[in-house]
Context: one part of a larger RNA
RNA sequence: GGACGAACGCUGGCGGCGUGCUUAAUGAAUGCGAGUCGAGCGAGAACCAGAUGAGUGCUUGCACAAGUCUGGGGAGAGCGGCAAACGGGUGAGUAACACGUGGGUAACCUGCCCUGCAGACGGGCAUAACAGUUGGAAACGACUGCUAAUUCCCGAUGGUCUGUGGGAGCGUAAGCUUCCAUAGUAAAGGUUUAUUCCGCUGCAGGAUGGGCCCGCGGGCCAUUAGCUUGUUGGUAGGGUAACGGCCUACCAAGGCGAUGACGGGUAGGGGACCUGAGAGGGUGGCCCCCCACAAUGGAACUGAAACACGGUCCAUACACCUACGGGUGGCAGCAGUAGGGAAUAUUAGUAAUGGGCGAAAGCCUGAACUAGCAACGCCGCGUGUGCGAAGAAGGCCUUCGGGUUGUAAAGCACUUUUUGAGAGGAUGAGGAAGGACGGUACUCUCAGAAUAAGUCUCGGCUAACUACGUGCCAGCAGCCGCGGUAACACGUAGGAGGCAAACGUUAUCC
Repeated sequence: GGACGAACGCUGGCGGCGUGCUUAAUGAAUGCGAGUCGAGCGAGAACCAGAUGAGUGCUUGCACAAGUCUGGGGAGAGCGGCAAACGGGUGAGUAACACGUGGGUAACCUGCCCUGCAGACGGGCAUAACAGUUGGAAACGACUGCUAAUUCCCGAUGGUCUGUGGGAGCGUAAGCUUCCAUAGUAAAGGUUUAUUCCGCUGCAGGAUGGGCCCGCGGGCCAUUAGCUUGUUGGUAGGGUAACGGCCUACCAAGGCGAUGACGGGUAGGGGACCUGAGAGGGUGGCCCCCCACAAUGGAACUGAAACACGGUCCAUACACCUACGGGUGGCAGCAGUAGGGAAUAUUAGUAAUGGGCGAAAGCCUGAACUAGCAACGCCGCGUGUGCGAAGAAGGCCUUCGGGUUGUAAAGCACUUUUUGAGAGGAUGAGGAAGGACGGUACUCUCAGAAUAAGUCUCGGCUAACUACGUGCCAGCAGCCGCGGUAACACGUAGGAGGCAAACGUUAUCC
């Protein structure tokens, strides 16, 4: 000198664009953050209409009416499907195939999507909802009975597919291609004016997303030198989508290590960012990619995919409710709160974009887009412009002559960026409507210099000097060093220098 997710002191006019718990991966009030489909299914409250109508009133043939039946209606639940594995957060753990890069998979999977081929026949048992009985303070159940489906099950068919047996060809290879026999193996309907659309099943291919393996690369300590028994390899089996000591049994005795094993301490990795002429050094906040985690530890279930932040089960700690028998919870989502800290924001709005579901209308979405707070950062603008010497007054200094503040002010003439008031007023939503932001940006008119300057320094380094006070005191200080009676170094004043809506200090990096 540059940099910063900064903080502190003093000061503070506006706008644009960014950024904002670096500490306690501490606790957690409250609200919201994942739903959707009635064009899969049964049932169906409120309410509306019609019919009937016990009964009530009386003017005796009219009103009002509980209830019942039919139709419409569709709340809130339930079964079923898809989504909930994305999106959002954090960096605790991890020195590892975690990441980066380049390869391999003849060892693999892939819902939704696309392409192609083929199919969708016949039957059956349940169960929630609901009703009844019943347990419990609650959470939540138990029993009996009824019912539906794109729920579940059985049979048929099955070129293709899978298993077994056999044949042929190909390959370096554990294999690949093809033929025959045999056994096994699938399905679901809904909707429409319209076999009109949306679905369903099997197979092949694609796309996308992933799993696994390998080469190389990137930290500290040798005051860590030896480490290892599923350990290293083999055979067989189990398990997985898949290879593999991944697991098990048996067999062998191996395997790693100064090219640093093992141990310890530290740490998410990268793209990038800061600095530097570069080489290098430092960092990993915002944004993007990957990984890991979801109170702590463990486990599986469902599913194409999880060993699953707002799912389940168990254990632990903590907190809460309780009728003491037992239950409930997990903000490292968005706000907000307590605590910690030098320190970090609103319990805001919903138009677009993206996402989920849906045939669609649409619904949901603290993703996202906006607005709010903060000079936290970067950038831009302004705080007037011109003329103006009796060089006014005042201040300060003085050799008492004057010098300086200083064209500075006053005064005169202008301007209106900004500010205030008024009027108009968007793009963003492609064909009719529909805009959170927002009566915002922007445009026009009017008013009036009006609404707007500080901060640090002045001994040398280092740009900028005098006076007074103080008297090794009070104090200053980055280094050298100042202060003990003439202090350009402390304090105040005048003046000067630097930067400027900032300035200075501190921490950290180059």